[in-house]
RNA sequence: CCGCUCGUAGCUCAAUGGUAGAGCAGUGGCCUCUUAAGCCAUUGGUUGGAGGUUCGAGCCCUCCCGAGCGGACUA
Numbered sequence: 001c002c003g004c005u006c007g008u009a010g011c012u013c014a015a016u017g018g019u020a021g022a023g024c025a026g027u028g029g030c031c032u033c034u035u036a037a038g039c040c041a042u043u044g045g046u047u048g049g050a051g052g053u054u055c056g057a058g059c060c061c062u063c064c065c066g067a068g069c070g071g072a073c074u075a
Base pairs, nucleotide, nucleotide: 001071002070003069004068005067006066007065010024011023012022013021018055026042027041028040029039030038048064049063050062051061052060
């Protein structure tokens, strides 16, 4: 320098153009002598950034940032 994959809640990950979700974690409660476990409820998001396409974008297109992988180049 070129190509490919990825970036979504605190963490691990879903969502094939039509209301952004699950598990764990957190918070409150139940239970218990207490703790843990278990049960119920619940908070939490500029979907990495900026633009574009579209009635509508996490999803499609362009650029940038970041992570990983492969290739090329270098005396």